[in-house]
RNA sequence: CUAAUACUUUGGGGUAAGGUGAAAUUCCUUUUAACCGGCGGUAAAGCCCGCGAGCAUUUGCAGAACCUGUGAGAUUCAGGUGCCGACUGUAUAGUCAGGACGGAAAAAGAUCUUA
Numbered sequence: 001c002u003a004a005u006a007c008u009u010u011g012g013g014g015u016a017a018g019g020u021g022a023a024a025u026u027c028c029u030u031u032u033a034a035c036c037g038g039c040g041g042u043a044a045a046g047c048c049c050g051c052g053a054g055c056a057u058u059u060g061c062a063g064a065a066c067c068u069g070u071g072a073g074a075u076u077c078a079g080g081u082g083c084c085g086a087c088u089g090u091a092u093a094g095u096c097a098g099g100a101c102g103g104a105a106a107a108a109g110a111u112c113u114u115a
Base pairs, nucleotide, nucleotide: 002115003114004113007109008108009107010106016030017029018028019027034095035094036085037084038051039050040049041048046083047082054061055060065081066080067079068078069077087098088097089096
């Protein structure tokens, strides 16, 4: 110095007005109604590839994008127009409440041991 093992810390954001109703931040309407975007990879990514909370027989299941331009290189940037959103609860929820004062993917740190 490298690798492995164990350790410590960190590790998710977001709704408003009106309507119906016994009850809705969940449904309906709003001439663009608003807002949010975990982790790794790659030209900088919610929608390219993979991972994660959840379910489950440990084998698997789990969302969504195109066009134009620049460039050596971009479905990642710029411009434009779209789309998507785990589980449980509750009047049907990406945004409320809850598992979670938790902790995953992962990031950082420090020390010891072994090779």
Predicted 3D model of a 115-nucleotide RNA (FMN riboswitch aptamer (RFN element)) from Anaerosphaera sp. Rfam family: FMN riboswitch aptamer (RFN element). About the family: The RFN element is a highly conserved domain that is found frequently in the 5'-untranslated regions of prokaryotic mRNAs that encode for flavin mononucleotide (FMN) biosynthesis and transport proteins. Taxonomically the source falls in Anaerosphaera (Bacteria, Bacillota, Tissierellales, Peptoniphilaceae). The model forms 96% of the base pairs in the Rfam consensus. RNAcentral records the identical sequence in 2 taxa. RNAcentral holds the sequence, with entries from Rfam and Ribocentre.